[in-house]
Context: one part of a larger RNA
RNA sequence: UGACGGGGACCCGCACAAGCGGUGGAGCAUGUGGUUUAAUUCGACGCAACGCGAAGAACCUUACCUGGGCUAGAAUGCGGUGGAUAAGUCCUAGAGAUAGGGCGAUCCGGGUAACCGGCUCCUGCCUGCAAGGUGCUGCAUGGCUGUCGUCAGCUCGUGUCGUGAGAUGUUGGGUUAAGUCCCGCAACGAGCGCAACCCUUACCGUGAGUUACCAGCAUUUAGUUGGGCACUCUGGAGGGACUGCCGGCGGUAAGCCGGAGGAAGGUGGGGAUGACGUCAAGUCCUCAUGGCCCUUACGGGCUGGGCUACACACGUGCUACAAUGGUGGCGACAGAGGGCGCAAGCGAGAGCGCAAGCUUUAGCAAAUCCUCAAAAGCCAUCUCAGUUCAGAUUGCGCUCUGCAACUCGGGCGCAUGAAGGUGGAAUCGCUAGUAAUCGCAGAACAGCAGGCUGCGGUGAAUACGUUCCCGGGCCUUGCACA
Numbered sequence: 001u002g003a004c005g006g007g008g009a010c011c012c013g014c015a016c017a018a019g020c021g022g023u024g025g026a027g028c029a030u031g032u033g034g035u036u037u038a039a040u041u042c043g044a045c046g047c048a049a050c051g052c053g054a055a056g057a058a059c060c061u062u063a064c065c066u067g068g069g070c071u072a073g074a075a076u077g078c079g080g081u082g083g084a085u086a087a088g089u090c091c092u093a094g095a096g097a098u099a100g101g102g103c104g105a106u107c108c109g110g111g112u113a114a115c116c117g118g119c120u121c122c123u124g125c126c127u128g129c130a131a132g133g134u135g136c137u138g139c140a141u142g143g144c145u146g147u148c149g150u151c152a153g154c155u156c157g158u159g160u161c162g163u164g165a166g167a168u169g170u171u172g173g174g175u176u177a178a179g180u181c182c183c184g185c186a187a188c189g190a191g192c193g194c195a196a197c198c199c200u201u202a203c204c205g206u207g208a209g210u211u212a213c214c215a216g217c218a219u220u221u222a223g224u225u226g227g228g229c230a231c232u233c234u235g236g237a238g239g240g241a242c243u244g245c246c247g248g249c250g251g252u253a254a255g256c257c258g259g260a261g262g263a264a265g266g267u268g269g270g271g272a273u274g275a276c277g278u279c280a281a282g283u284c285c286u287c288a289u290g291g292c293c294c295u296u297a298c299g300g301g302c303u304g305g306g307c308u309a310c311a312c313a314c315g316u317g318c319u320a321c322a323a324u325g326g327u328g329g330c331g332a333c334a335g336a337g338g339g340c341g342c343a344a345g346c347g348a349g350a351g352c353g354c355a356a357g358c359u360u361u362a363g364c365a366a367a368u369c370c371u372c373a374a375a376a377g378c379c380a381u382c383u384c385a386g387u388u389c390a391g392a393u394u395g396c397g398c399u400c401u402g403c404a405a406c407u408c409g410g411g412c413g414c415a416u417g418a419a420g421g422u423g424g425a426a427u428c429g430c431u432a433g434u435a436a437u438c439g440c441a442g443a444a445c446a447g448c449a450g451g452c453u454g455c456g457g458u459g460a461a462u463a464c465g466u467u468c469c470c471g472g473g474c475c476u477u478g479c480a481c482a
Base pairs, nucleotide, nucleotide: 001482002481004478005477007476008475010473011472012471013470015466016465019430020429021428022427023426026319027318028317029316030315031314032313033312034310035309042053043052064305065304067302070299077129078128079126080125081124082122083121084120088103089102090101091100092099093098107118108117109116110115132294133293135292136291137290141288142287143283144282145281146279148277153192154191155190156189157188158187159168160167161166172183173182174181198271199270200269201268203239204238206236208234209233213228214227217226218225242265245259246258247257248256249255321423325382326381327380328379329378330377338370339369345364346363349360350359351358352357389420394415395414396413397412398411399410400409436458437457438456439455440454441453442452
């Protein structure tokens, strides 16, 4: 000087408290451990691994295993040498890789031609430099990322003090979300952080009205048409909020409290933005890369299997245990997104089917068209039961995607109708359009979500306070640590 203390003082954070809803009990989904296996590929392990890499394992993916096969190789550059001249399609053998054969085709430029040059391909050879490795080392690395933590800190120049390590500044009195600002002070300044500048949302006027909108006029099944830019809305450029105004408190300061006006008030709400550093944190399986290792194999192609196993244990979720409910009928209102240009998207309407779905096809290259709500409300019924709750499991039949759903996909119908009556110790999230609850869309994707990322609908309770638990900041003190 730091780190540490079941030392002290001050302060903050859904840290506790006050509340609301969960997890832990059940069934299922998913990840992990373990066990099993020919293989169950690999990585990640307190917070900060475990619905994580994986925005999607039937084949492929795929790195693992079995079997049968290749060796200059699946792709690629160079040198020497030989030969041929495109694509495509079919047949045979085979599990396929592959092997054999048939049809088809006979490249471009120059030149009358011989021929020359070029492209492409095949295969051989040769031989070499090479190629290849999701093999090892994240404790050799780059890059990227997590974390403390969006915490308020981390430093420097000159000066001064100290023999020196260092100190000062950065401490002190106030104040702030903030090393934010004010005052004081052997310090005076400065940098990286904070804040602001950026995006979005909330209000207003302004310029613009098509594919958006429709008040008045006409018209109509329908903003459909004429018409109209008033309104909504869209996308531009602006305004607006600054403790600016008033009162009180404060030191005539910084600022705090209250009020006015205002759509908004004291950082308005949300996002992006992550200082010096810490954890030899994570990643050699995104990529790049040093070293080591393999080179008829640890490389490369294929078939089938596995990653989906199952006495068990844990994490994260979904669905429930019901009446604030279940079922049937009627039936209204979003926001944000997505969609085919050369291989095939979004698909209205109509018809068929109990349904999943099928057939046909209008429209849409998109403010035009399409997918669209759900909880809610009203009516009826059920009347507290393992039930008209709950839906696991199982049987049969069907449907979609795809070469192919046995291992191992999704959906539908009929039947079946398990556990479960609110969950021990313990533990998690959340302070407002939040929690809770309800659905919708998107990415990846042939198909497959209960996951993830967004979007809107309905919409609470509570916060006395900082004694205690956890984490952090600053000052001080002790010190067996560096």
The prediction has a mean pLDDT of 80. Small-subunit ribosomal RNA, 3' major domain from an uncultured bacterium, 482 nucleotides, folded computationally.